[in-house]
Context: one part of a larger RNA
RNA sequence: UUGGGUUUAAAGGGUGCGUAGGCGGGUUUUUAAGUCUGGUUUUAAAGCAGGUCGCUUAACGAUCUAAUGUGGCUGGAUACUGGGAGUCUUGAAAUUGUUGGCCGCAGCCGGAAUGGGUCAUGUAGCGGUGAAAUGCAUAGAUAUGCCCCGGAACCCCGAUUGCGAAGGCAGGCUGCGACGACUGAUUUGACGCUGAGGCACGAGAGCAAGGGUAGCAAACAGGAUUAGAUACCCUGGUAGUCCUUGCCGUAAACGAUGAUUACUGACUGUAUGUACUUGGUAUAUGUGGUUAAGCGAAAGCGUUAAGUAAUCCACCUGGGGAGUACGCCGGCAACGGUGAAACUC
Numbered sequence: 001u002u003g004g005g006u007u008u009a010a011a012g013g014g015u016g017c018g019u020a021g022g023c024g025g026g027u028u029u030u031u032a033a034g035u036c037u038g039g040u041u042u043u044a045a046a047g048c049a050g051g052u053c054g055c056u057u058a059a060c061g062a063u064c065u066a067a068u069g070u071g072g073c074u075g076g077a078u079a080c081u082g083g084g085a086g087u088c089u090u091g092a093a094a095u096u097g098u099u100g101g102c103c104g105c106a107g108c109c110g111g112a113a114u115g116g117g118u119c120a121u122g123u124a125g126c127g128g129u130g131a132a133a134u135g136c137a138u139a140g141a142u143a144u145g146c147c148c149c150g151g152a153a154c155c156c157c158g159a160u161u162g163c164g165a166a167g168g169c170a171g172g173c174u175g176c177g178a179c180g181a182c183u184g185a186u187u188u189g190a191c192g193c194u195g196a197g198g199c200a201c202g203a204g205a206g207c208a209a210g211g212g213u214a215g216c217a218a219a220c221a222g223g224a225u226u227a228g229a230u231a232c233c234c235u236g237g238u239a240g241u242c243c244u245u246g247c248c249g250u251a252a253a254c255g256a257u258g259a260u261u262a263c264u265g266a267c268u269g270u271a272u273g274u275a276c277u278u279g280g281u282a283u284a285u286g287u288g289g290u291u292a293a294g295c296g297a298a299a300g301c302g303u304u305a306a307g308u309a310a311u312c313c314a315c316c317u318g319g320g321g322a323g324u325a326c327g328c329c330g331g332c333a334a335c336g337g338u339g340a341a342a343c344u345c
Stems, first nucleotide, its partner, number of pairs: 004316003007299002012313001014201004021194003025088007033081002035077007042069001049065006091191001092188005097182004103177007110154001115149003119145003125136002162169002206247006215241002220236004258312006265291012294301002318345003327338004
């Protein structure tokens, strides 16, 4: 390279938008670039293939013929692909109508609980554990009550529920913004799919500046445990967790399953919409479960495919060395991206 693969054996990019490129619906006409075909030109010799001949045969050699490029020039063919010009509506999109949601951003509001403060009641313990101790407490704690302060998170509802491209999203209300689904009609008329680079988004931790800090809690301190205990348990406790702005750009970023399209049996839940024969039926879009065929090494998947096919992208090629070294790019840094080899089994 060919071929084979990517749920779990190596392998799907974290996710989207999108440039180049690749691929692309029905039909009419034209062209003839791809494609097919005739002629011609060129296609050194040797070799290869066939015939004949020469060495006793063969190998070997001689001779004749054939063959020899995805090339050039030229004449034709037009099914398919491409180019040009029309046209169509089923793909795609738009408008209108109905409707849905923990979708995003901003603002306002609420109650419970933890903690703290003043006051009051009240007195000797509280707390914690396997058992204890450190710790708190007669300078009045723990407990109880009213009031006040502050920060963070939102019980029940709550669900194989819903929404979002993914990350993710849940107290209530309001405003702004975006999106999906359905139904009939109207409009555009292939406007589509994928997408190397690129751009944007991207949990947590971490970083910078400024705020905030109730609870929790790396680090740290003390008490225990233990042979030791740089841990597990306990008492404390700082970064951090929260907010604003800006970085970082990684995760078991998982369905460990790329996107799009078409096709292929049933049964049973559920969410949202629509239509009726109006109360269970049908249908569309989601979201679950059980299975036929089929697939699979099996586990299992099974109209939400891992089935049957097509297009495009990404990725894999024994283990270790190693996601390391070096170089380059990015970053304030931490580090991230790209990414070997020697050697060894």
Molecule: small-subunit ribosomal RNA, central domain
Organism: uncultured bacterium